A computed fold for an 85-nucleotide RNA from Alicyclobacillus macrosporangiidus, annotated as c-di-GMP-I-GGC riboswitch aptamer.

[in-house]
RNA sequence: UGUGAUAAUGGCAAACCAGUGGAAACGCUGGGACGCAAAGCCACGGGUCUACGGACGAAUGUCUAUGACAGCCGGGCUGCCACAC
Numbered sequence: 001u002g003u004g005a006u007a008a009u010g011g012c013a014a015a016c017c018a019g020u021g022g023a024a025a026c027g028c029u030g031g032g033a034c035g036c037a038a039a040g041c042c043a044c045g046g047g048u049c050u051a052c053g054g055a056c057g058a059a060u061g062u063c064u065a066u067g068a069c070a071g072c073c074g075g076g077c078u079g080c081c082a083c084a085c
Base pairs, nucleotide, nucleotide: 001084002083003082004081011036012035016031017030018029019028020027021026034071040077041076042075044074045073046072047069048068049067053064054063055062056061
């Protein structure tokens, strides 16, 4: 540097439930495991979600990120083990 996962030591933790923060998406804590060789970290690019606020509207609503998602894809940084070079 490349390849790979029950070979081994381990690690993380979806859905859902309880509590909690938030307008919401979603986050945090505990339980719980669908899965994951980076499911470790980072919003840089794309994408997706939400709409407190703002704009439009007679109205149900529609648009909008400064909000969110790293377990959507790409990218950046770091890293255990085995084998090969």